[in-house]
This is a predicted structure of a 71-nucleotide RNA (transfer RNA) from a Candidatus Nanoarchaeia archaeon. Taxonomically the source falls in Candidatus Nanoarchaeia (Archaea, Nanobdellati, Nanobdellota).
RNA sequence: GGCCUUGUAAGCUAAUGGUAGACUACAUCCUUGACGUGGAUGAUGCCCAGGUUCGAUUCCUGGCAGGGCCA
Numbered sequence: 001g002g003c004c005u006u007g008u009a010a011g012c013u014a015a016u017g018g019u020a021g022a023c024u025a026c027a028u029c030c031u032u033g034a035c036g037u038g039g040a041u042g043a044u045g046c047c048c049a050g051g052u053u054c055g056a057u058u059c060c061u062g063g064c065a066g067g068g069c070c071a
Base pairs, nucleotide, nucleotide: 001070002069003068004067005066006065007064010024011023013021018054026042027041028040029039030038047063048062049061050060051059
């Protein structure tokens, strides 16, 4: 330098164009003499910019970052 691939919550991970979900963690409450376990509720998210579309996490282009292959 070229090509491929990945980017979603604090962590890990789903979602093949129609209001983004699970698990763990976190907060509050209940339960306990206390802690833990258990139960209920809640907050936090689509890497960035453009394009297509009535509508984009999803499709297209460029960029950024991680990984891989070739030279």
It matches the Rfam family "tRNA".